RNA sequence: ACCGAGAAAGGCAAACCCGCCGUGAGGUGGGGGCGCAAAGCCACGGAGCUUGCCAGCAAGCCAGCCGGGUUACCGAAG
Numbered sequence: 001a002c003c004g005a006g007a008a009a010g011g012c013a014a015a016c017c018c019g020c021c022g023u024g025a026g027g028u029g030g031g032g033g034c035g036c037a038a039a040g041c042c043a044c045g046g047a048g049c050u051u052g053c054c055a056g057c058a059a060g061c062c063a064g065c066c067g068g069g070u071u072a073c074c075g076a077a078g
Stems, first nucleotide, its partner, number of pairs: 002078001003075002011036002016031006034064001040070003044067003048061005
């Protein structure tokens, strides 16, 4: 460095519920835990979703869909 344990310290938080924001996808605060070794961050390429003038095209959402980029705790086996 790769890697990921029946290790250690922790971390994050699905669905759902309530409040708020948004035309909407969705976001956010609280509750709640399905899970996660990057379930930290990035919209670069796909997939999916939303809106508009809905063939097309444009704008947006989504990182816990896939790929990629980037940062990072710990140290068993290999």
This is a predicted structure of a 78-nucleotide RNA (c-di-GMP-I-GGC riboswitch aptamer) from a Chloroflexota bacterium. Its mean pLDDT, the model's own confidence on a scale to 100, is 89. It was read from a public genome assembly, where an Rfam model found it. Of the family's consensus pairs, 95% are formed in the model.